Predicted 3D model of a 73-nucleotide RNA (transfer RNA) from a Thermoplasmatota archaeon. Its mean pLDDT, the model's own confidence on a scale to 100, is 85.
Formats: sequence, structure tokens, C1' cells
RNA sequence: GGGGCAGUAGAUCAGUUGGGAGAUCGUCAGACUGAAGAUCUGAAAGUCGCCGGUUCAAGUCCGGCCUGCCCCA
Repeated sequence: GGGGCAGUAGAUCAGUUGGGAGAUCGUCAGACUGAAGAUCUGAAAGUCGCCGGUUCAAGUCCGGCCUGCCCCA
């Protein structure tokens, strides 16, 4: 230098048929307990890597860029 894959909540990830942003764990609160743990209920938490484009509408499609891993040279 060329190519491939990945980047979504604090963590691990799902969501690719373009229209609801989600799951589990964790955190916080409540119930329960003498108190914890376990269990149950609820809540908070996201510029969907960044910038543009297409579209009525983009996590999703297109272009460029950034970061990580891998392959080729």
C1' cells in the first nucleotide's frame, strides 16, 4: 500500500425485509430476611464509531474517514 471482518446501554451481544432501539449480566430502588444471599417487581442508563449522501423515513442502503483484529504484498 491492497483486501476482509468488527464498532449498538457500564460489560457481552442481538437487531441486515429501511418504519417498535432491545436481551442477558451488572447498577439503583422496592418486596422478602434479624441482616445478607437467592428469588420476585420496577427503574435508570444509548449522538447505534465520526462526517456527508439517498429516502417521507437510515443501526440497516451509498461514499469518505477513524479505531481494533486478520490476510496479502
The RNAcentral record of the sequence draws on ENA and MGnify.
The same sequence occurs in records of 2 taxa.
Lineage of the source: Archaea > Methanobacteriati > Thermoplasmatota.
It matches the Rfam family "tRNA". It is annotated as a transfer RNA.